[in-house]
């Protein structure tokens, strides 16, 4: 001092919040950080990682 493995916190999952679940990373130069295109110009879904709910957006149609 370096490697592997538990455990326990911590963080991460393309735009909020909360709640269960899953996934991943872990001393950080780490887990992520969409997609198409002539990658210059331009265009495209989606507040979820999955499920339920709120809250913001879009679209229809009712009182």
């Nucleotide at each position: 001092u370096c490697c592997c493995g538990g455990c326990c916190g911590g963080g991460u999952g393309a735009u909020g919040g909360a709640g269960u679940u899953c996934a991943c990373c872990u001393g950080a130069c780490a887990a992520c950080c969409g997609c198409c295109c002539u990658a210059u110009c331009g265009g495209c879904u989606g507040a979820u990682a999955a499920c339920u709910c709120c809250u913001g957006u879009c679209a229809a149609g009712a009182a």

The prediction has a mean pLDDT of 77. The RNA shown here (Fluoride riboswitch aptamer (crcB RNA motif)) has 63 nucleotides and comes from a Deltaproteobacteria bacterium. The model forms 100% of the base pairs in the Rfam consensus. Lineage of the source: Bacteria > Pseudomonadati > Myxococcota > Myxococcia. Its Rfam family is "Fluoride riboswitch aptamer (crcB RNA motif)". The literature on the family includes a 2012 paper in Science by Baker et al., "Widespread genetic switches and toxicity resistance proteins for fluoride".